[in-house]
c-di-GMP-I riboswitch aptamer from Pelolinea sp., 87 nucleotides, folded computationally.
RNA sequence: GACACGAAAAGGUAAACUCGGUGAAAGCCGAGGGCGCAAAGCUAUGGGUCUAAACCGCUACAGCGGAAUGAUCGCCAAGUUGCCGAU
Numbered sequence: 001g002a003c004a005c006g007a008a009a010a011g012g013u014a015a016a017c018u019c020g021g022u023g024a025a026a027g028c029c030g031a032g033g034g035c036g037c038a039a040a041g042c043u044a045u046g047g048g049u050c051u052a053a054a055c056c057g058c059u060a061c062a063g064c065g066g067a068a069u070g071a072u073c074g075c076c077a078a079g080u081u082g083c084c085g086a087u
Base pairs, nucleotide, nucleotide: 004087005085006084012037013036017032018031019030020029021028022027035074041080042079043078045077046076047075048072049071050070055066056065057064058063
């Protein structure tokens, strides 16, 4: 120095929930809060899942169905970057 591994130490991050903002929604942002996480850092590349405003079809005009270009990296995989050192 590299790979595996994850005891310890120093740290990091932040689920549910609450308040405020934003969005058609899913969700996201900020503050509080800590369930957890050795990549729960980043990337929407593949898959899964969620939503359906616009659009398309139907309609008794109330609605119903389809479908991401929207979302999710704390769903999985992949790519990429990284702290420490018992072993």
Source information
The sequence was found by an Rfam model in a public genome assembly.